[in-house]
Context: one part of a larger RNA
RNA sequence: GAGUGAACGCUGGCGGCGUGGUUAAGACAUGCAAGUCGAGCGGGAAUUAUCAACAAGAGUCGCAAGAUAAAUGAAGAUGAUGAGAGCGGCAAACGGGUGCGUAACACGUGAACAAUCUGCCCUUUAGUUGGGGAUAGCUCGCCGAAAGGUGAAUUAAUACCGAAUGUGAUUUUUCUUUUCAUGAAGAAAAUAUUAAAGCUUGAAAUGGUGCUAGAGGAGGAGUUCGCGGCCUAUCAGCUUGUUGGUGAGGUAACGGCCCACCAAGGCUAAGACGGGUAGCUGGUCUGAGAGGAUGAUCAGCCACACUGGAACUGAGACACGGUCCAGACACCUACGGGUGGCAGCAGUUUCGAAUCAUUCACAAUGGGCGAAAGCCUGAUGGUGCGACGCCGCGUGGGGGACGAAGGUUUUCGAAUUGUAAACCCCUGUCGCCGAGGAACAAAACCUAGACUCAUACUCUAGCUUGAGUUAACUCGGAAAGGAAGUAGUGGCAAACUCCGUGCCAGCAGCCGCGGUAAUACGGAGACUACAAGCGUUACUC
Repeated sequence: GAGUGAACGCUGGCGGCGUGGUUAAGACAUGCAAGUCGAGCGGGAAUUAUCAACAAGAGUCGCAAGAUAAAUGAAGAUGAUGAGAGCGGCAAACGGGUGCGUAACACGUGAACAAUCUGCCCUUUAGUUGGGGAUAGCUCGCCGAAAGGUGAAUUAAUACCGAAUGUGAUUUUUCUUUUCAUGAAGAAAAUAUUAAAGCUUGAAAUGGUGCUAGAGGAGGAGUUCGCGGCCUAUCAGCUUGUUGGUGAGGUAACGGCCCACCAAGGCUAAGACGGGUAGCUGGUCUGAGAGGAUGAUCAGCCACACUGGAACUGAGACACGGUCCAGACACCUACGGGUGGCAGCAGUUUCGAAUCAUUCACAAUGGGCGAAAGCCUGAUGGUGCGACGCCGCGUGGGGGACGAAGGUUUUCGAAUUGUAAACCCCUGUCGCCGAGGAACAAAACCUAGACUCAUACUCUAGCUUGAGUUAACUCGGAAAGGAAGUAGUGGCAAACUCCGUGCCAGCAGCCGCGGUAAUACGGAGACUACAAGCGUUACUC
C1' cells in the first nucleotide's frame, strides 16, 4: 500500500447492487418447511334438484255427519356436488441446512470396467388369456388416562396368489468369428425356469393412457487405477485377515468383502507406523511475476442429521422433518405407560467483540403428483432490518471588499479567518407534497380456425392471470429551505502559532516528547488529508 462475512469509537442525507451466528455439530417454546392422484378401488358425512308412501290439516262447501284441500313435516327413490379418513400408485434418496468426522481414491485431474446397476424419459420388438382367496375401511363389541391395541362379521382394486402362452430372457451343450488376457459376439440345439392390469372418450377405433417380457439410448449411480495438494523423526520400525493362493459363500459387480484350509508373506528413510491439524475443488485476497495466504457468499464433489449401532422398503437410502435397539437430555401421565429431536425458514435462550423479520406470494423460474383443471412447494421470487461492503448522487450555483462584526495572532502598523458571511440574481438533483404510471406475462386452460381418420399431437388468432406496487419513470408545486464529519499537523509524512501545565498530568507505530519560553501533553485559532464516512484494533499478502 492492498484486502476482510469483521468488531470498537465518533459521526450519519438518499438510492442501486450485494452481503449478514466466523463463537456452542450448545439447548430449543410456537407456526410453517412433502405431498399428490376419484381418469386405480370400496365407500361416503353433508349440501342440493326432482319425485314421493305416509303424517298433517289453514281455508272452502255443508244444519250435521262428512267431503275437498293450500302451507308444513317426511321413510324412501333417482341425479348432481362432494368433506374427513382408508386400500393402492408415484414422490418423499430431489430441493434446503451444516462442516462434526475424514490426511482418505474424500477431493482435483486423466484413464479403465470384457467385473456392474439404472425408476421416470426417448427409440424399437412382442404380448396384455383365463381364474382364485384375502384384507383395510365401514359395522358391532372389548382393553387403555392417553398413545394405542384387540376380537367378530363383511367388502373392492392397477393390492396379493396360482394356471395358460413364451416373441424373448436365464441355464446347459456344440460350432464359427474375434480381443492384450480373464473373456466377448453370433448361430444352432435341448430340457428346465420365468410375464401381465386395467382405466378412459365415444354411436363407431388399428384411439388415448397404462401394464408385462426384451433390445438400444440419454442422463444418473457404483467400482478400480496413474498423478497432484498440510505439519511433525523430541514418532523408526509397522502388520496376523496381516500379504498371497485354492475352494465355498456373499454382492448389481471385482476383491480377505466374509469363511475354511495352505504358504510366509506385505509396507518402510522417495518417511511406513504413530501424533497434531484440516472437509476438497473451481475460486478469493495479495504480488510485476514466481510465490504466499485462504476456501464466507455463488458453483461441483464428499461427509453428517441429539450420541452410538442396525437393517427394512425401494430403481435408488442403510434414509434431516421413516423404522428398530441402546444411551443422555427434555416433556406428558390416572404411575401402568407414552412422546420428542430447527446443522430447513422465521424465532427463543446461552455463548460471544459480533451477525437480521416469529414478513408477503406461488405472479415468475424450477420441483413433486395429476389426462387436465389444479394442489403442494420457508426451493424460489419479493419486501423489511444493519453505512457490513462496493458503486452513484447530494448537502447548492453565479456575483459580491468598505476586505463588516466576532474569533485568533500581533513588532500595535497590522495580519489572518476571507468571497468566506451578510446582500443581490439564479437553479431545483435527492428528500417533501399532489397527479399519472409500466416492464417482469407468456403459456397452460378455454373459444375459433388450420392440419388430421380424429375431439390426439402440433400450429395460428383471441381470452385470462402480478406478491412485490405504485417503489422505477413522467408531469406539476413549494422552498436554499431538511442533509458534514472524522483523524491528524516533531521526523518518517501533507499540514503551525498562542495559552495552560512544569519528568507532573499525559502522549507514543518507531525514533522519542514533558524537569518554566513544549510546532510532540491539554485547550483555542489556523492549516492538512479523506469524506457519509473517518479513525482504531485484529488478521492476510
The part of an RNA shown here (small-subunit ribosomal RNA, 5' domain) has 541 nucleotides and comes from a Puniceicoccales bacterium.
Its mean pLDDT, the model's own confidence on a scale to 100, is 81.
It matches the Rfam family "Bacterial small subunit ribosomal RNA".
The source organism's lineage runs through Bacteria, Pseudomonadati, Verrucomicrobiota, Opitutia and Puniceicoccales.